[in-house]
RNA sequence: AAAUUAAAUGUAGAAUAAUGUCGUAUAAUAUUGGGGAUAUGGCCCAAAAGUUUCUACCAAGCCGCCGUAAAGGGCUUGACUACGAGGCAAGUGUUAAAAGGA
Numbered sequence: 001a002a003a004u005u006a007a008a009u010g011u012a013g014a015a016u017a018a019u020g021u022c023g024u025a026u027a028a029u030a031u032u033g034g035g036g037a038u039a040u041g042g043c044c045c046a047a048a049a050g051u052u053u054c055u056a057c058c059a060a061g062c063c064g065c066c067g068u069a070a071a072g073g074g075c076u077u078g079a080c081u082a083c084g085a086g087g088c089a090a091g092u093g094u095u096a097a098a099a100g101g102a
Base pairs, nucleotide, nucleotide: 019087021085022084023083024082025081026056029049031047032046033045034044035043041066042065050057058078059077060076061075062074063073
């Protein structure tokens, strides 16, 4: 100096499908600020909280309340997301059986 082998690390690419259930989280909750509607109304925007947690923080219906003011209340039903565990299913490998062929 070159070659080979092994190991480690880094980079790049491909695959790990789909579907559904359950559990945990969170109560699809509550707080604050700004704006808005007014019994044919009761909303909109933003911030921060809540989860060993990313995201989300809404919708519909029913009941009640507020006598025109600034504040909304109760109940029921319905999700998404994160993580975990089964089911189903797919792919691959192996084994067994049956049928046919060599």
Model confidence (mean pLDDT): 76 of 100. This is a predicted structure of a 102-nucleotide RNA (Purine riboswitch aptamer) from Oceanobacillus polygoni. Rfam family: Purine riboswitch aptamer. Rfam links the family to the GO term purine nucleobase biosynthetic process. Rfam describes the family as follows. Riboswitches are metabolite binding domains within certain messenger RNAs that serve as precision sensors for their corresponding targets. Allosteric rearrangement of mRNA structure is mediated by ligand binding, and this results in modulation of gene expression. A class of riboswitches that selectively recognises guanine and becomes saturated at concentrations as low as 5 nM. In Bacillus subtilis, this mRNA motif is located on at least five separate transcriptional units that together encode 17 genes that are mostly involved in purine transport and purine nucleotide biosynthesis. It has also been shown that some members of this family are specific for adenine instead. Of the family's consensus pairs, 100% are formed in the model.